[in-house]
């Protein structure tokens, strides 16, 4: 340099173009002599970034950045 692939919550991962969720973690509550376990609840997201298509985009298209793989 060329091609491919991945990028979503603090972490690991979901989500058929139609309200972005789960587990773990964090916080609060119940429970307990305290803690842990268990149970209930809550917070936390410009879906890497910038555009485009569409009534509507995490998903489709273009560009760009980063990681990985192959080729050169």
């Nucleotide at each position: 340099g060329u091609g491919g692939u991945u990028g979503u919550a603090g972490c690991u991962c979901a989500a058929u173009g139609g309200u972005g969720g789960a587990g773990c973690g964090u916080c609060c509550g119940u429970c307990u002599g305290u803690g842990g376990c268990a149970c209930g609840g809550a917070a936390g997201g410009u879906u890497g970034c910038g555009g485009g298509u569409u009534c509507g985009a995490g998903c489709c298209c273009c560009g760009u950045c980063a990681g990985c793989c192959a080729c050169c």